[in-house]
Overview:
This is a predicted structure of a 73-nucleotide RNA (transfer RNA) from a Patescibacteria group bacterium. The coordinates come from a structure-prediction model, not an experiment, and the mean pLDDT is 81. Rfam family: tRNA. It is annotated as a transfer RNA.
RNA sequence: GCGCCCAUAGCUCAGCGGUUAGAGCACCGCCCUUAUAAGACGGGGGUCGCUGGUUCAAAUCCAGCUGGGCGCA
Numbered sequence: 001g002c003g004c005c006c007a008u009a010g011c012u013c014a015g016c017g018g019u020u021a022g023a024g025c026a027c028c029g030c031c032c033u034u035a036u037a038a039g040a041c042g043g044g045g046g047u048c049g050c051u052g053g054u055u056c057a058a059a060u061c062c063a064g065c066u067g068g069g070c071g072c073a
Base pairs, nucleotide, nucleotide: 001072002071003070004069005068006067007066010025011024012023013022018056027043028042029041031039049065050064051063052062053061
């Protein structure tokens, strides 16, 4: 330098054009317990890496950039 893959909550990930953007773990509250843990119930937390484009509508499709990984030279 070229090609491919990835980027969504604190962490691991789901979502594959239209719904309100979700799950598990973590965190907070409450219940239970003599207390802790485990367990039951509830809650907060996201400019979907950035910029533009397509579309009535983009986390999702396209282009560029940034970061990470792999391969080729």